Source information:
Transfer RNA from a marine sediment metagenome, 73 nucleotides, folded computationally.
RNA sequence: GCCGCCGUAGCUCAGUUGGUAGAGCAGCGGUCUCUUGAAUCGAAGGCCCCAGGUUCGAUCCCUCGCGGCGGCA
Numbered sequence: 001g002c003c004g005c006c007g008u009a010g011c012u013c014a015g016u017u018g019g020u021a022g023a024g025c026a027g028c029g030g031u032c033u034c035u036u037g038a039a040u041c042g043a044a045g046g047c048c049c050c051a052g053g054u055u056c057g058a059u060c061c062c063u064c065g066c067g068g069c070g071g072c073a
Base pairs, nucleotide, nucleotide: 001072002071003070004069005068006067007066010025011024012023013022019056028042029041030040031039049065051063052062053061
């Protein structure tokens, strides 16, 4: 330099033939316990990497950029 894949909650990951997003773990609160832990219940937490384009409407489709991983040279 070229090609491919990925970027979504604090972490690991789903998701949607385009109609404003979920799970597990972690953290917080309750129940239980002499206390902690375990168990169980509940709430909170992200406008989906950035900027444009298409569209009535974009996390999803297209383009540029940024970052990570892999391959070729």
The coordinates come from a structure-prediction model, not an experiment, and the mean pLDDT is 82. Rfam family: tRNA. It is annotated as a transfer RNA.